Small-subunit ribosomal RNA, 5' domain from an uncultured bacterium, 506 nucleotides, folded computationally. RNAcentral holds the full RNA, with entries from ENA. Its Rfam family is "Bacterial small subunit ribosomal RNA". The coordinates come from a structure-prediction model, not an experiment, and the mean pLDDT is 85.
Context: one part of a larger RNA
RNA sequence: GACGAACGCUGGCGGCGUGCUUAACACAUGCAAGUCACGGGGGCCCGCAAGGGCAACCGGCGAACGGGUGCGUAACACGUGAGCAACCUACCGUUUUCUGGGGGAUAGCCGGCCCAACGGCCGGGUAAUACCGCAUACGUUCGCGAGGGGGAGUCCCCUUGCGAAGAAACCUCCGGGGGAAAACGCGGGGCUCGCGGCCUAUCAGCUAGUUGGUGAGGUAACGGCUCACCAAGGCAUCGACGGGUAGCUGGUCUGAGAGGAUGGCCAGCCACAUUGGGACUGAGAGACGGCCCAGACUCCUACGGGAGGCAGCAGUGGGGAAUCUUGCGCAAUGGCCGCAAGGCUGACGCAGCGACGCCGCGUGGGGGAUGAAGGGUUUCGGCUCGUAAACCCCUGUUGCCCGGGACGAACUUCUGGUUUAGACCAGAUUGACGGUACCGGGUGAGGAAGCACCGGCUAACUCCGUGCCAGCAGCCGCGGUAAUACGGAGGGUGCGAGCGUUGUCC
Repeated sequence: GACGAACGCUGGCGGCGUGCUUAACACAUGCAAGUCACGGGGGCCCGCAAGGGCAACCGGCGAACGGGUGCGUAACACGUGAGCAACCUACCGUUUUCUGGGGGAUAGCCGGCCCAACGGCCGGGUAAUACCGCAUACGUUCGCGAGGGGGAGUCCCCUUGCGAAGAAACCUCCGGGGGAAAACGCGGGGCUCGCGGCCUAUCAGCUAGUUGGUGAGGUAACGGCUCACCAAGGCAUCGACGGGUAGCUGGUCUGAGAGGAUGGCCAGCCACAUUGGGACUGAGAGACGGCCCAGACUCCUACGGGAGGCAGCAGUGGGGAAUCUUGCGCAAUGGCCGCAAGGCUGACGCAGCGACGCCGCGUGGGGGAUGAAGGGUUUCGGCUCGUAAACCCCUGUUGCCCGGGACGAACUUCUGGUUUAGACCAGAUUGACGGUACCGGGUGAGGAAGCACCGGCUAACUCCGUGCCAGCAGCCGCGGUAAUACGGAGGGUGCGAGCGUUGUCC
């Protein structure tokens, strides 16, 4: 000097930040991921009808994002620079070509049955943008050929012939919205490699899928990734292997720098989601608020059997020196769904609590000597607190009261107008914060100062008490009867809504 700090004393206001560093301990309760009725059939409600509403089920998209934590990890995990002639990519953009014709089911529903619950079974019947064949095939894939160009070894690109295989889904308010195949792009991801960043040799040898090859399987893809066979390799004092510790980075702190220490908030990447394992669905997960199994734990039970996972936001217990509200709102920004209206969103925007930090402001200003009273001290003359107070004249920051009162709002939608379309213009509508910030007026010095230190280092001295006692102390050291070092007082010094102490780093 710094801090996500804590502790002691003290404490007026505001802005901006920030707040479980410990038990990745256990969790009551509420909320945190839904949406679409312009895919489908049906049910219920309102209505004469037209039409409107509710929401279960099938179906679509999303739920792989966003949010949390730092357990594990010394690793291509991260950073940086390259490579993929070995790869994937829903939604979005550009472009090309299509959207023909059939079929069988199954939820919901109806009937029946079992069950404490969670839930389950049988029969009947129904729809689709659900599911399955068929036709067609601009591209695409595979097989067999031809030509050209290029390279980096396995090869890559372009043109072209024949054969084989593989698509789709329709809805509509007629405006539009979708679906299929393919190419390119944007953005995202996967894989490989060079280099870089901890301690330990009181760890010196390690290794059998181990190292390489052939073949096969598997993957989006290369690869011992997996398997069969073959060979005997591979790594290591330039530290292998083992042990300990640890998420990495941009950065942060310190320092003139070199360096040292560190990785909280914010941002990027990684890992994890009660512990361990497994796959499914899907463009994408081996999935925090999905599934299955096993373990521990908790809860319900009719004892047969079931339910659960806050390292999401609040909140509770516990641990601890120590860390917040079971708040408001989707108005903004962003996300998901939807043609839209809109819905959802503890992301986010705000508010609350804490001097935890930084910054700003205030606790008044000018005058005022009888140097008042009082305190302290005294050599008894005085000195000092001290212009300090009183008193006089002001000001009005802030506080309190009253009045006015935002920016953040752009959109969307509606109305009107312009326009071939796309679109544009005007008006109306939309604010949690918030009657907040801010502005004006009123009031009245009124409500607002402490903490540490004063032997030297180090800025600031006297009196009393105590008497190696009680105590102080960062180091040197003080205290045994005159203590500027202990305790109190007066005075002083330093900083100031803070001041000290402790801890840690430089």